Large-subunit ribosomal RNA, domain I from a Candidatus Nanoarchaeia archaeon, 543 nucleotides, folded computationally.
The sequence was found in a public genome assembly.
Lineage of the source: Archaea > Nanobdellati > Nanobdellota > Candidatus Nanoarchaeia.
Its mean pLDDT, the model's own confidence on a scale to 100, is 80.
[in-house]
Context: one part of a larger RNA
RNA sequence: CCAUCAGGCGAACGACUUGGUUCAAGACACUGAAGAAGGGCGCGGCAAGCUGCGAAAUGCUUUGGCGAGGUGCAUGCAGCCGUUGAACCAAAGAUGCCCUAAUGUGACCUCACGCCCGCAGCAAUGCGUGGCAUUCCGAGAGGAAGAGGAACCCGGGGGACUGAAGCGUCUUAGUACCCGGAGGAAAAGAAAUCAAAUACGAGAUGCCGUGAGUAUCAGCGAGACAAAGCGGCAGAAGGCAAACCGAAUGUUGUGCAGAAAUGCAUAACGCAUGUGGUGUUGUAGGGACUGCAUUUAUAUCAGAGUAAGCUGAUUCAAAGUUUUCUGGAACGAAACGCCAUAGAGGGUGAAAGCCCCGUAGAAGAAGGCUGAAAAGGUAGAGCAGUUUCCUGAGUAGCGCCACUUGGAUAUGUGGCGUGAAACCGGGAGGCAUUAACUCCCAACUUUAAAUAUGUCUUGAGACCGAUAGCAAAUCUAGUACCGUGAGGGAAAGUUGAAAAGAACUCGUAACAGAGAGUCAAAAGAGCCGGAAACCUGGUGGUG
Repeated sequence: CCAUCAGGCGAACGACUUGGUUCAAGACACUGAAGAAGGGCGCGGCAAGCUGCGAAAUGCUUUGGCGAGGUGCAUGCAGCCGUUGAACCAAAGAUGCCCUAAUGUGACCUCACGCCCGCAGCAAUGCGUGGCAUUCCGAGAGGAAGAGGAACCCGGGGGACUGAAGCGUCUUAGUACCCGGAGGAAAAGAAAUCAAAUACGAGAUGCCGUGAGUAUCAGCGAGACAAAGCGGCAGAAGGCAAACCGAAUGUUGUGCAGAAAUGCAUAACGCAUGUGGUGUUGUAGGGACUGCAUUUAUAUCAGAGUAAGCUGAUUCAAAGUUUUCUGGAACGAAACGCCAUAGAGGGUGAAAGCCCCGUAGAAGAAGGCUGAAAAGGUAGAGCAGUUUCCUGAGUAGCGCCACUUGGAUAUGUGGCGUGAAACCGGGAGGCAUUAACUCCCAACUUUAAAUAUGUCUUGAGACCGAUAGCAAAUCUAGUACCGUGAGGGAAAGUUGAAAAGAACUCGUAACAGAGAGUCAAAAGAGCCGGAAACCUGGUGGUG
C1' cells in the first nucleotide's frame, strides 16, 4: 500500500408528522380618551424561560354546561381544592400597576413633582367614581377629534437605475417612495352620454371576457396604448336650488289622552339673511290661473330589534370485542354473524363499519346575528286648456402658458386674461364655420349589489416532508447571536406499546466498565432504522 473482517465516528438516505404552503368559501372584517395597538415591571411554596394574569395579579364573581378528578408547558417534592359539584368549556361581569395618542407639569435608563375638590381626622396625614392637555363645535352645560391596523381604496407630491445597444425629447412611470384621509370595503354612478348617417338604435356606475397589442401617440426611434360595440356578473333609483304660498314649521320642558307612534294645550329657544309646503325635467318639465274629476292608491311611524329563524358550551346517536391459529401485543389469517340517512377521519401493543372518540341524523339554555305581521297613527295623488313666472355665472365659450392623455388641430386639468344666453334658450355629434338632422340639459347633491384585500375563521389539495415547506414543526424564533444604529439573523424534530428510564453485586476518588435485571427487541436516554468519507485493530497478501 492492497484485500478482507470486527469496531468506532458520522450523519446521508428510508419511514414518520406536531408545521408550513396554495386554492376555495365566508352570512366574517375595524380598534381607540369608558385610555387602544404595542411594550416595561410584577404575580407561583420551591419558579430561570414560555404561557396566563395585574397589587383582587398562573387569577375573582355570576349564570349555564360537564361529572371525578384537579393544582398550565412541566413527568418532581410538599401542601391544598373537589359529589355542599372542583378542574375544564361557554357567556356576561369585576379588577386591570407603569410607559405609550398619553392628555395636570416636567423628564425619560417605563421616572419625578404638583394644584383643586370631596370624605375621614384635633392635627400631621390618609383615602378617592375624583378633576386639571391641545384643537374644533357650542351662549353655556356639554360634545367631538388626536393614535393604531397585513393588504386592499381615494387624494396631494413624486424620483432614479434602466431601455433607446451613446444621449438630451422619450422610456422606466405617474411606477418605487413620502404625506394626508376613509372604510369594511373604497371609489364611481342616474347623461348638457353613446351611436348612426339622412335609415335603424342603446339607456347610471363598477367588474370579467372580447374588441386589441387594433385605432392613436412617438428623436413616427425605443416604445407607449385606448374607446364604442358585443358576450357575461350584478342590477335601483332618489333628494335639493328656483318659480308660487308665507310661519301653515322645528327643538326642548311641562300638563292631559294613549302600550307606543301620535294628538291637543302651554312656555322658552330656532326661524322672514325664509322654518315648512310645493317642485326637480328635454317628446321639455314645473309654477300661476281656469275648467273637470276624486278619497284612498301610496309613503312612513309605532307594534319591535318583539314573534320567528340561524348560531350556540353541550347532549343523544346503530351494529362482534364469538371461536380457532400466529404473535410481545390482533386491528392479521380461517370460520360464523350483525349495523348502515352512520363503509369521512382519528385512536387503540400490527392493517378495526360493529373496542374508543367520532360520523349520518337529531336536540339545545343564556348570549350573539338576522328579523316579520295584525289592531293603531302621520302625510296624502289626477286630467285638459290658457299664460309665459322659473329651471344652478365669473359658469359655458374664447385667447395665452403649462402639466397630463392613445386623444391626433379632435383627452382632461390648472394658472392668467376675457366673458355669454334665458326656452323663439343652451350643449354635443373626433379640424373650423354655416344650414339641416340626431342626441342630450352643465355649472347642486345622495345612492345597495356585482369588484379589491385577507391580520381572521372554516374546508380542501395529483403541494412540501425537517438542507424541503414560512426566517421560524407546542423546539423559550424574529429567539440566540452580530451591528452605535437603521438593520441583519440562525441552528435545533423521532427511546419504547408502556419508563417497565436499568434495583442489586463487583469495580473506580468519581466516571467508565463487568455482571444481574426490564423489554418482543437494548431500542439505554449522545436513544427509530443508520449509507459513505474518515479513524482504530485483527488476519492475509505485496514491496